The prediction has a mean pLDDT of 87. The part of an RNA shown here (large-subunit ribosomal RNA, domain IV) has 360 nucleotides and comes from a marine metagenome. It matches the Rfam family "Bacterial large subunit ribosomal RNA". RNAcentral holds the full RNA, with entries from SILVA.

[in-house]
Context: one part of a larger RNA
RNA sequence: CUCUCGUUAAGGAACUCUGCAAAAUGGCUUCGUAACUUCGGAAGAAGAAGUGCCCGAAUUUGUGAUGAUACUUGCUAUCGGAGCAUAUGAGGGUCGCAGUGAACCGAUUCAAUCGACUGUUUAUCAAAAACACAGGUCAAUGCUAAACCGCAAGGUGAUGUAUAUUGGCUGACGCCUGCCCAGUGCUGGAAGGUUAAUAGGAGAUGUCAACGUUGCUUGCAAUGUGAAGCAUUGAAUUGAAGCCCCAGUGAACGGCGGCCGUAACUAUAACGGUCCUAAGGUAGCGAAAUUCCUUGUCGGGUAAGUUCCGACCCGCACGAAAGGCGUAACGAAUUGAAUACUGUCUCAACGAGAGACUCA
Numbered sequence: 001c002u003c004u005c006g007u008u009a010a011g012g013a014a015c016u017c018u019g020c021a022a023a024a025u026g027g028c029u030u031c032g033u034a035a036c037u038u039c040g041g042a043a044g045a046a047g048a049a050g051u052g053c054c055c056g057a058a059u060u061u062g063u064g065a066u067g068a069u070a071c072u073u074g075c076u077a078u079c080g081g082a083g084c085a086u087a088u089g090a091g092g093g094u095c096g097c098a099g100u101g102a103a104c105c106g107a108u109u110c111a112a113u114c115g116a117c118u119g120u121u122u123a124u125c126a127a128a129a130a131c132a133c134a135g136g137u138c139a140a141u142g143c144u145a146a147a148c149c150g151c152a153a154g155g156u157g158a159u160g161u162a163u164a165u166u167g168g169c170u171g172a173c174g175c176c177u178g179c180c181c182a183g184u185g186c187u188g189g190a191a192g193g194u195u196a197a198u199a200g201g202a203g204a205u206g207u208c209a210a211c212g213u214u215g216c217u218u219g220c221a222a223u224g225u226g227a228a229g230c231a232u233u234g235a236a237u238u239g240a241a242g243c244c245c246c247a248g249u250g251a252a253c254g255g256c257g258g259c260c261g262u263a264a265c266u267a268u269a270a271c272g273g274u275c276c277u278a279a280g281g282u283a284g285c286g287a288a289a290u291u292c293c294u295u296g297u298c299g300g301g302u303a304a305g306u307u308c309c310g311a312c313c314c315g316c317a318c319g320a321a322a323g324g325c326g327u328a329a330c331g332a333a334u335u336g337a338a339u340a341c342u343g344u345c346u347c348a349a350c351g352a353g354a355g356a357c358u359c360a
Base pairs, nucleotide, nucleotide: 001355002354003353004352005351006350007349008348010346011345014344019341027051028050029049030048031047036041038172052094053093054092055091058088059087061085062084063083067079068078069077070076071074095099107339108338109337110336111335112334113333114331115330119131120130135170136169137168138167139166140165141164147156148155149154173326174325175324176323178256179255180254183253184252185249186248187247188246189245192244193243194242199237203233204232205231206230207229210225211224212223213222214221215220216219257275258274259273260272261271284318285315296312297311298310299309300308
């Protein structure tokens, strides 16, 4: 010097990202116990007092002797309560610095955020505000159910049957959940437009018997028309869903404006004008787990507060089931404050053990 411990004057968080760590609290009995509240809780709230050993009035509960009475004379019934055990205990005495004498063995309070809660999770850096949850709501599904696994057979759903099963979102409870259906999606509709294969076959083309014309070496050449058949194409017409179209639908995906002027100080604008939109953000909340400017401004707490709490509203860029706002209880959650307590610190000291060092 390192590690693990012990003690410490005065101060007591001045340490530090943070009281991290340590200290403190602690068992049992009695008294006592606030706001708030879903009336259950909060609560072991908080805060006090006692605690060993000996004697002991009085009492609790269990057992139930000697005895007494009755007759139906019995392994009877009733009364009675000694003794013993058990648990408390007024009061008194007594010892120590100290009596839950060691060990085991809650620190507490005041506020705020988030999540209702118990629960679950990144085996091996994250336990949480994340997931789940009961509750809410929407959608699908009438049974050979929908949904899912499988090529299929088959299986799960379910030996269930809409108070059931599946999928999405939200997430106890309380008060609530506004406007927009123009776009996208979904549901419904079927008049019209468009539209596939199919059906259809107007025609067109190729080939070619035959015939014509011309030429001449008279059976050839060139050229034209071209039936039937075969083949290649092929218009009109027919033709469903879908799309276009018409409606509905937001606890479906989503969205929820700008400029200008105006009141008898000033300021502001209940009011008016205008442009655009499908509609222009309602209630509630708001510098917020969201606020850039920003340590916004005011108030509180402190001697002093970029954090914290209460307000304001100018919301860069909250907002109503990707829920809004509250909320008792709960939380190894996060933030701020306080009491107690302390070597965290001012500022370090001493002690114990194990290493380090030397030798083997």